A computed fold for a 74-nucleotide RNA from Phaeocystis globosa, annotated as transfer RNA. The coordinates come from a structure-prediction model, not an experiment, and the mean pLDDT is 81. The gene name in the source record is trnH. Rfam family: tRNA. It is annotated as a transfer RNA. Its family is annotated with triplet codon-amino acid adaptor activity in the Gene Ontology. Rfam describes the family as follows. Transfer RNA (tRNA) molecules are approximately 80 nucleotides in length. The RNAcentral record of the sequence draws on ENA.

[in-house]
RNA sequence: GCAUUUAUAGUUUAAUCGGUUAAAACAGUAAUUUGUGGCAUUACAGAUUAAAGGUUCAAAUCCUUUUAUUUGCC
Numbered sequence: 001g002c003a004u005u006u007a008u009a010g011u012u013u014a015a016u017c018g019g020u021u022a023a024a025a026c027a028g029u030a031a032u033u034u035g036u037g038g039c040a041u042u043a044c045a046g047a048u049u050a051a052a053g054g055u056u057c058a059a060a061u062c063c064u065u066u067u068a069u070u071u072g073c074c
Stems, first nucleotide, its partner, number of pairs: 001073003006068002010026004019057001028044005050066005
């Protein structure tokens, strides 16, 4: 330099051939329980889906560029 994989909550993963509030587990906060802590139960909060642009009535999903990353070739 060329091709290629991946990027979603603090972490690990979902999300049908583009369709109507982006789902779950762990972690976090609060309450209940306990002499205290842990365990357990209940509730709550947390995502501009890596960035920008485009296509579409509608984009995490399709297209282009960029950034980081995986692998291969030279």